Molecule: transfer RNA
Organism: archaeon
RNA sequence: AGGAGAAUGGUCUAGUGGCUAUGACAUCGCCCUCACACGGCGAAGAUCGGGAGUUCAAAUCUCCCUUCUCCUA
Numbered sequence: 001a002g003g004a005g006a007a008u009g010g011u012c013u014a015g016u017g018g019c020u021a022u023g024a025c026a027u028c029g030c031c032c033u034c035a036c037a038c039g040g041c042g043a044a045g046a047u048c049g050g051g052a053g054u055u056c057a058a059a060u061c062u063c064c065c066u067u068c069u070c071c072u073a
Stems, first nucleotide, its partner, number of pairs: 001072007010025003018056001027043005049065005
C1' cells in the first nucleotide's frame, strides 16, 4: 500500500428490511436453608462503534470515519 472480517446491556452472544432487539453469565429483590451454596420466581440493564445516504420502514442494505483481527506485498 492492497484485500477480507469484526464492533449489539457490565461480559459473551442471537437477530440477513417490519413483532416489545434473543439468551446465558454477572448484579438486585423475593422464595427455599439454622446459615451459605445450589435451585425456583421476578426485576433492572443495550435507541445496536460514530456520521451520512437508500427506503413507507434500517441492528440488518450503501458510503465515509474510528478501533481491533487476519491475509497479500